[in-house]
RNA sequence: GCGCGGGAGAGAGCCGCCCGGUGCGGCCGCCGAAGGUGAAAGGUCCGUGGGGUGUUGGACCGAAUCUCUCAGGCAAAAGGACCGCGC
Numbered sequence: 001g002c003g004c005g006g007g008a009g010a011g012a013g014c015c016g017c018c019c020g021g022u023g024c025g026g027c028c029g030c031c032g033a034a035g036g037u038g039a040a041a042g043g044u045c046c047g048u049g050g051g052g053u054g055u056u057g058g059a060c061c062g063a064a065u066c067u068c069u070c071a072g073g074c075a076a077a078a079g080g081a082c083c084g085c086g087c
Stems, first nucleotide, its partner, number of pairs: 001087006011028001013027005029074003035070001036068001038066001042061005
C1' cells in the first nucleotide's frame, strides 16, 4: 500500500426555490477521527574583542487521539483516524 471486518461525534434546524426532495441557495447552531494548522520538553546554530562556562535575545528542527475548525462533517448512504486478519 491492497482486500475483508469493526469503527465515534454533532440540527432529517429555519427560510426561499423546485415539488421529486435526502436537491440548491441564504441564515444561524454544532462536531472532530479524511486532509490540513499550531508548537511542549529537548536539540542545533547565530550574536556578545579571543577561549571556556552561564544568562538573555533570535532563528531552525521538534509528537499526539492535544489544539484550531481552513477543509470536511451533523437521518440513511458515502467517507472515516484507529484496531484485527490476510497478502
Model confidence (mean pLDDT): 75 of 100. A computed fold for an 87-nucleotide RNA from a soil metagenome, annotated as Glycine riboswitch aptamer. The RNAcentral record of the sequence draws on MGnify.